[in-house]
RNA sequence: GCCCCUAUAGUUCAAGGGAUAGAACGUUGGUUUCCUAAACCGAAGAUGCAAGUUCGAGUCUUGCUGGGGGCA
Numbered sequence: 001g002c003c004c005c006u007a008u009a010g011u012u013c014a015a016g017g018g019a020u021a022g023a024a025c026g027u028u029g030g031u032u033u034c035c036u037a038a039a040c041c042g043a044a045g046a047u048g049c050a051a052g053u054u055c056g057a058g059u060c061u062u063g064c065u066g067g068g069g070g071c072a
Base pairs, nucleotide, nucleotide: 001071002070003069004068005067006066007065010025011024012023013022018055027043028042029041030040031039048064049063050062051061052060
């Protein structure tokens, strides 16, 4: 330098173009307990950035950025 894959919650992962973007663990409030843990009930929390296509984009297209891999 060229090519391919990848980017969603604090972490690990879901989400065939259409319903309020979900789950587990973690965090946090409560119940329970003498206290802690466990258990149970609740809450907060995310689509890397910029454009495009579409009635509608996490999903499709282009560029950029970060990460991984291949060739030279």
Annotation
The RNA shown here (transfer RNA) has 72 nucleotides and comes from Neolewinella agarilytica. Rfam family: tRNA. Rfam classes the family as a transfer RNA. Taxonomically the source falls in Neolewinella (Bacteria, Saprospiria, Saprospirales, Lewinellaceae). The sequence is in RNAcentral, with records from ENA and Rfam. Model confidence (mean pLDDT): 84 of 100.